[in-house]
């Protein structure tokens, strides 16, 4: 540096459940394992999710509001990228 998990040491932890937090998406903690060779860390690029706030607004109760748009909020277990790393094999 490239490739890989056959072996060895292990590691992480989806859905779901309980609880906390949040407007929500989601996140923390505990249980639990679908999977993961970086499912370790980082929102830089694309993508996806949410819409408190803001803007528009059908309708009708004339100031309420279905609905729509929007990230400053999220997702690293969506892809790419950056940094770091165990074991083994090749160069």
């Nucleotide at each position: 540096u490239u490739c890989g998990u056959a072996a060895a040491c292990g590691g992480c932890a989806a859905a779901c459940c309980g609880u906390u937090u949040g407007a929500a998406a989601g996140a923390g903690c505990g249980g639990g394992a679908c999977g993961c060779a970086a499912a370790g860390c980082c929102a830089c690029u694309g993508g996806c999710c949410u819409a408190a706030g803001u803007c528009c607004a059908a309708a009708c109760u004339u100031g309420u509001a279905a609905g729509g748009a929007u990230a400053u909020g999220g997702c690293a277990g969506c892809a790419g990228g950056g940094c770091u790393g165990c074991c083994g094999a090749g160069c």